[in-house]
């Protein structure tokens, strides 16, 4: 795009077309073929006219009216006749066929009616329907006796140009033969009607038109899971039969006649002009309209006629439907309406013959559902209009919003304008053939004027991304959307609704459906190494294709010419309808298919030649190429014997096994059967599988050399044959060693496996037979051509003294490369490049190489080889990652080496779980657990209970009042919170009225509050990884791209530290540095600090001093600087020297790109949501402090490196005013008391301990250890019951170095000792700090864990906590198998045999001819009977095909 469409929503009007795709199912009813009276004999009916009575009016010869007669006239039902009914309309069941399309023949045909032309038309005859009369029968009907006519019937006559027959003569033809003429013999016609004049009509013959039969070439459907088919079947001779040819029928005779160039079966199917789509080639379709066909309930016949085998004719058979009086009959809408059915779905039981056309008629005319028209449906195509200009306050409403605004929007409304369509009213056609008239279904229609009023006319679908259009609120993986891909799980442009917007437009969308996009069946115009795809492989048939130059020829081929290719329809031009649609003329076109004339390069085909293509010869060499015989030597293994003696053997390690009956080990001899070390080589030999000891016989092939023959003999190869690894089968033989099964031992949760011991098929011969493999190079065969380099196997030459080395060549066989190809990877002269021929094969995964069939096999099984179903993909190269029980390098308290720990126990915390009214919440591997919490008795407090408040404990705004607000005090009351009273103080300006600020109070509403949800909406902060070294970029520059390079690479480093090298070249953010501290030192200043020398003192107190020491500002100092070596002459490393300090001196801060939806919503800020007399607020009280347990973090011990007592020393960093507090005095102690001095180098806190001297204890559950638990105190606080330290006496548990595990830690560290400080009103085994004493061990990097780099495989990418395989289970689906059931198709034999043509008889019956002696006879027909055929039905037994079946198999989704 398109559509004979259907549904949804939705709808104002007109043109023109179009309208049962389904049940070729079944039909009520009414129409669809009749006409001729000018063929006829007749009148039933209607009219008229005559006649005859009557009767009535009477002007008595009229009129009416009524019976009756009469075919006398118009004209006519039936009925003889004549044409017509063989057209027109409808359908597509059926046909795969000369059925249809195109071209062509019929010398093998017809042809009413209609044209032309010749001849004729004379004389007869005997019936018949209708009538009439009768009779069966319910009815259709139907019989019998009697009369009558024709253009009905039937002799006779006359008749060639006509037809047969038998002859001659001419001329044509591809053949049977055909034309012409001529002689003789035979046959064979007619019809009248008509106003009498015209004209219609009969008859026989040529001929013409029309229309049809026949016969052939070529042209269009699937299925090979249909490969064989045919008996009148091919053919021939004679017959019959037809209009005609012809096995079209038949009788005899031969055996043949189609098929892989697909017959035959089987499926579907009317065909074509032409639609529809596509740039085209193509695909797909055959409704409307035209041509042909074929049917006409079904299946069969044949009549009639020119034409039928006959839609609306006849007979007959079976379905079915109707009438019936049961005896019989009647129908056949696939003709127009119309109804049931059926379906998603398809109209009106309409006018009219006006026109066009048909039939009949001489014609008027009659028929005509053909046609013309209207009705019904948006069913399509086309036109038209639902108004048009102006119009900012950018109203209002509406949505939304950051509350300004913004959209909707010039839209509206308001103002000007117009009047299409429909409405109404008034004219009014054309179509009609027009000439005097009549005559229009459509139709008072189309068109035309008029008035009126913006008035009556807009929706649909769409808005995530293809693909135009975005926002809100609802919903919470729900309810839904989807064409794909996908949305939806609390902030949806995706689902719903709304406001906006895109888009089509009286429609607009959705389904189906073709065709395009699809180069995605590739002819045009594709491919097969790895995506799907080269047969395992080879010979050779068809058949495709084919070297070189002459020549004929003209099948293809190119050209001219001619006929045809209907019209309609496309397409160009032009005209009619107001435009279009649409219809009408005119050209062209219809690529075609047929005769003809030329042309001869190309293919082709013939000839007669060539040699290069193939082949053959001669003479030679390599080789695990084949088959057969035979011979060898090493090893297992077994047998004998000999020596020897306790163990072999096996393995990660064992165990089974073997062996005192003597194994294994070693000698020697000997059976046996397989297999051939090293040479051995990406070497050779063959098609391919494959081919290895060695000699022998036979044999294939290739390969150089030489150029003697052949003359294109060539290439590939559908079916076909032969060959084909290993395992398998069969038969027979063999059988050391190995070794499917199988058995024993190990391993393991198991372990039908990998290890061992042990073993049968088998391996191995001979013979068949399987016919497969990742049968690989995943690469089919042959030929030509397209740089090079380098190896390696044979053969030739050249040049050399030369077998060597060189160079040249020709087969082979590898590598590596450039062009080019390729999606990359790769290939690359042995091409996957260029090109040519022929084969095979693919065509999205899964189902399935399965499953029916078929075929091959002994058998396993092979070979061909689907579909339903179901997925959105499966796949192929590479790419960055991340991972590996991969591999290289390297690195850390990572292991190892060492010290102390933790797990045991007792207590302190915290978590967990449990309980509880509440035990508030978070943190959960590391990296949650002495986290948050730098300190829960109240408070905090979030959590529970009871209790209260309700503009609120906070803030802001607004009215009124008050004037303070605070502070004190009384009184009462409460668990709190309150109520009442009193004292005191009191702001600014001022016109003295008043305002103003600011507090209180009271009131209403915005709001206020939320430790109430979401860390997966967020911000900030913070962990971790990991202070690991690494993460990127900007421009080249390679790649179709993803990227890649830089960054890899050789050294080096703690470092992506440097350095060299390199298609990179710089750069960043990280390492390092710079900054703090600490280790040395100058220098400057010396208080509160310090004292070496003078003074002096209890005391650096003072004086004085600046030397020290310390403070704390400024410098110095460490830079691989220096020297030697190693290395690459480099960076760097090793090792020195100086030096306080040595390679980063030590320690801090310092944390790249990022990861873990890591942690926080409860620090705090925040978006949405949610609560608002409560999920807010305030207050008592409990509560987070339970406790049967588990777990992490300490603490303190378990003891003599110790405890106790008791002496006496030595930091350093802090902290103080609601503080720290001295002395002093009290107390056993906590402490209390006291108030010097300090806002600090000044005074306190402040005694350091551990060590160190003595004493004392002596291995005990103790002079260890302190838990626990009395009792008396203390201190802090409103308050220490729940639930705080702290002291003094008493009590004295558990623990005697801790089980699998597992932490920390490398030097001033560990490991010990104390001490201070934050937090605090008290309350520290926790945390952050500080000194003091003060080790030990590192060989190393193989392992365990993190990590960094480079490389490798990957079916991973939420990245190995990944992916993923099969069974078992459940549940649904489709399909195969199935004892069977059941139904359908088309044939087969066989019976039966309707109609009915033919045929035979016809004893019965017969007008026309003939003969008659008049009675009959003939001849000719007929009814009956009979044969053959033959349809539908019967019977059998087969094939294909479908449906069902317990069961059952295996798939496929969850």
């Nucleotide at each position: 795009g398109a559509u004979g469409a259907a549904c949804g929503c939705u709808a104002g009007c007109g043109a023109c077309a179009g309208g049962c795709u389904u049940a070729a199912c079944a039909c009520a009813u009414g129409c669809a073929a009749g006409u001729c009276g000018a063929g006829g004999g007749g009148c039933a009916g209607c009219g008229g006219g005559g006649g005859u009575g009557a009767u009535g009016g009477c002007u008595u010869g009229c009129c009416a009216u009524c019976a009756c007669c009469u075919g006398c006239c118009g004209g006519c039902g039936a009925c003889c006749g004549g044409c017509g009914c063989a057209c027109g309309g409808g359908u597509g069941a059926g046909u795969a066929a000369c059925a249809c399309g195109u071209a062509u023949g019929c010398a093998a045909c017809c042809u009413g009616c209609c044209c032309g032309c010749c001849a004729c038309a004379g004389g007869g005859g005997g019936a018949u329907a209708a009538g009439c009369g009768g009779a069966a029968g319910a009815a259709a009907u139907u019989c019998c006796g009697u009369c009558u006519a024709a253009u009905a019937c039937c002799g006779c006559g006359u008749g060639a140009c006509g037809c047969g027959g038998c002859g001659c003569c001419g001329g044509g033809g591809c053949a049977u033969c055909c034309c012409g003429g001529u002689g003789c013999c035979g046959c064979c016609a007619a019809a009248g009607g008509g106003a009498u004049u015209a004209c219609c009509g009969g008859u026989g013959g040529c001929g013409g038109a029309u229309g049809g039969g026949c016969a052939u070439g070529c042209g269009g459907c699937g299925c090979a899971u249909u490969a064989g088919c045919c008996a009148g079947u091919c053919g021939g001779c004679g017959g019959g039969g037809u209009a005609a040819c012809g096995g079209c029928c038949c009788a005899c005779c031969g055996a043949g006649g189609c098929g892989a160039c697909g017959a035959u079966g089987c499926g579907u199917a009317g065909g074509g002009g032409u639609u529809c789509u596509g740039a085209g080639a193509g695909g797909a379709a055959g409704g409307u309209c035209c041509c042909c066909c074929a049917c006409a309930c079904u299946g069969g016949u044949a009549c009639u006629g020119a034409g039928a085998c006959a839609c609306g004719g006849c007979c007959c058979a079976a379905a079915c439907u109707c009438c019936u009086a049961c005896g019989g009959g009647a129908g056949g809408c696939a003709g127009c309406a119309g109804u049931g059915g059926g379906g998603g779905a398809u109209a009106u039981u309409g006018g009219a013959c006006a026109a066009u056309g048909g039939g009949g008629g001489a014609a008027a005319c009659c028929c005509u559902g053909a046609u013309c028209c209207a009705g019904c449906g948006a069913c399509g195509c086309c036109g038209c209009g639902u108004g048009a200009g102006u119009g900012a306050a950018g109203a209002a409403g509406u949505a939304u919003u950051u509350c300004g605004g913004u959209a909707u929007g010039u839209a509206a409304a308001g103002c000007u304008c117009u009047g299409u369509c429909a409405g109404c009213a008034g004219g009014g056609a054309a179509g009609a053939a027009a000439g005097a008239a009549a005559u229009g279904a459509c139709g008072g229609u189309a068109c035309c004027u008029g008035a009126c009023c913006a008035a009556g006319a807009a929706g649909c679908c769409c808005c995530g991304g293809c693909u135009a259009a975005c926002u809100a609120c609802g919903u919470g993986c729900c309810a839904g959307c989807g064409g794909c891909c996908g949305c939806g799980g609390u902030a949806a442009u995706a689902c719903g609704u709304a406001g906006g917007g895109g888009g089509c437009a009286a429609g607009c969308g959705u389904u189906a459906u073709c065709c395009g996009g699809a180069a995605u069946u590739a002819c045009u115009g594709g491919g097969u190494g790895u995506a799907a795809a080269g047969g395992g492989a080879g010979c050779g048939u068809a058949g495709a294709c084919g070297g070189u130059g002459a020549u004929g020829c003209a099948a293809g081929u190119c050209u001219g010419g001619a006929g045809u290719g209907a019209a309609a329809g496309g397409c160009g031009g032009g005209g009619g309808c107001c435009c279009a649609a649409c219809c009408c003329c005119c050209g062209g076109a219809c690529u075609g298919c047929u005769c003809u004339g030329g042309a001869a390069a190309c293919u082709g085909u013939g000839u007669a030649a060539c040699u290069u293509g193939a082949g053959u010869g001669c003479a030679g060499g390599a080789g695990a190429g084949g088959u057969a015989a035979g011979c060898g030597g090493a090893a297992u293994u077994c047998c004998u014997a000999g020596u020897g003696u306790a163990g072999c053997g096996g393995u990660g390690a064992a165990a089974u096994g073997c062996g005192u009956a003597g194994a294994u080990a070693u000698u020697a001899g000997g059976a046996g059967g397989a297999a051939c070390a090293c040479c051995a080589g990406u070497g050779g030999c063959g098609a391919a599988g494959g081919c290895g000891g060695u000699c022998u016989g036979c044999u294939g092939g290739a390969c150089a050399g030489c150029a003697a023959c052949u003359g294109a003999c060539g290439c590939u190869g559908a079916g076909g044959c032969g060959c084909g690894a290993a395992a398998g089968c069969g038969u027979g033989g063999g059988g050391a060693g190995c070794a499917a099964a199988c058995a024993g031992g190990a391993u393991u949760a198991g372990a039908u496996a990998c290890c061992c011991u042990g073993g049968u098929a088998g391996u191995c011969c001979a013979c068949g037979c399987u016919g497969u493999a990742a049968a690989c190079g995943a690469u089919g065969g042959a030929u030509a051509c397209u740089a090079g380099g380098u190896g390696u196997g044979g053969g030739g030459g050249g040049a050399c003294u030369g077998a060597c080395c060189c160079c040249c060549u020709c087969c082979g066989u590898g590598c590596c490369g450039c062009a080019g190809u390729u999606a990359a990877c790769a290939c690359a002269a042995u091409a996957a490049g260029u090109a040519u021929c022929c084969c095979a094969c693919c065509u999205g995964g899964g189902g399935a190489g399965u499953a029916c069939g078929a075929u091959c096999g002994c058998a396993a099984g092979g070979u061909u080889g689907a579909a339903a179903c179901u997925c959105a993909a499966a796949g192929g190269a590479a790419u960055u990652g991340a991972c590996g029980g991969g591999g290289g390098c390297c690195c850390g308290c990572a292991c190892a080496a060492g010290c102390g720990g933790u797990g045991g126990a007792g207590u302190a915390u915290g978590u967990g779980g449990u309980u509880u009214a509440a035990u508030u919440c978070g943190a959960a591997g590391c990296a949650a657990c002495g986290c948050g919490a730098a300190g829960a008795a109240c408070c905090u407090u979030a959590c529970c209970a009871a209790g209260a408040c309700u503009u609120g404990a906070c803030a802001u705004c607004c009215u009124c009042c008050u004037g303070a607000c605070g502070a004190g005090a009384u009184a009462u009351g409460u668990a709190a919170u309150g109520u009442a009273u009193c004292u005191u103080u009191u702001u600014u300006c001022u016109u003295c009225g008043g305002a103003g600020a600011c507090a209180g109070g009271a009131g209403a509403g915005a709001c206020a509050g939320g430790u109430g949800g979401u860390g997966c909406a967020u911000g900030g902060u913070u962990g971790u990884c990991g202070u690991c070294a690494g993460c990127u970029c900007g421009u080249g520059u390679c790649g179709u791209g993803a990227g890649a390079u830089g960054u890899u690479g050789g050294g080096u480093u703690a470092a992506g530290u440097c350095c060299c090298g390199c298609a990179a070249c710089g750069a960043g953010c990280g390492c390092a540095a710079c900054c703090c501290u600490u280790a040395u030192u100058u220098c400057u200043a010396g208080u509160u600090g310090c004292c070496a020398g003078c003074a002096g003192u209890a005391a650096g107190a003072u004086g004085g001093g600046g030397a020290c020491u310390c403070u704390a500002g400024a410098g110095a100092g460490a830079c691989u600087g220096c020297c030697a070596g190693u290395g690459a002459c480099a960076a760097a490393c090793u090792g020195g020297a100086g030096g306080a300090a040595g390679g980063u001196g030590g320690g801090g801060a310092u944390g790249a790109c990022g990861u873990c939806a890591a942690a926080u919503c409860a620090u705090c800020a925040u978006g949405c949501c949610c609560c608002u007399u409560a999920u807010g607020u305030c207050u008592u009280g409990g509560g987070c402090u339970a406790c049967a347990c588990a777990c992490g973090u300490g603490c303190u011990a378990c003891a003599a490196u110790g405890g106790u007592c008791a002496g006496a020393a030595c930091a350093g960093a802090g902290g103080g005013c609601a503080g720290c507090g001295a002395a002093g005095c009290c107390g056993c102690g906590a402490g209390g008391u006291g108030g010097a001095g300090c806002a600090a180098a000044u005074c306190c806190c402040a005694g350091a301990a551990a060590a160190c001297u003595g004493a004392u204890c002596u291995c005990a559950g103790u002079u260890c250890g302190g838990a626990u638990u009395g009792c008396a105190g203390g201190c802090u606080g409103c308050a220490a019951c729940c639930c705080g330290c702290c002291u003094g006496c008493a009590u004295g548990a558990a623990g005697u170095c801790g089980g699998a595990a597992u932490c920390g830690c490398u030097a001033g560290u560990a490991a010990u000792c104390g001490c201070g400080g934050g937090u605090c009103a008290g309350c520290a085994u926790a945390c952050c700090g500080c000194g003091g004493u003060g080790a030990a061990u590192a060989c190393g990097u193989u392992c365990c864990c993190g990590g960094g780099c480079c490389u490798u495989g990957u079916a991973c990418a939420c990245a190995c906590c990944g992916c993923c395989c099969g069974u078992c289970a459940c549940a649904c689906c489709a399909c195969g198998a199935a004892a069977g059931u059941u139904g359908g198709u088309a044939a087969c034999a066989c019976c039966c045999g309707a109609a009915g043509c033919c045929g035979g008889u016809g004893g019965c019956c017969u007008a026309a001819c003939c003969c008659u002696u008049a009675g009959g006879g003939g001849a000719g027909g007929g009814a009956g009977c009979u044969g053959u055929c033959g349809a539908a039905g019967g019977u059998g037994g087969g094939a294909c095909u479908g449906a069902u079946g317990a069961u059952u198999g295996g798939g496929g989704u969850g």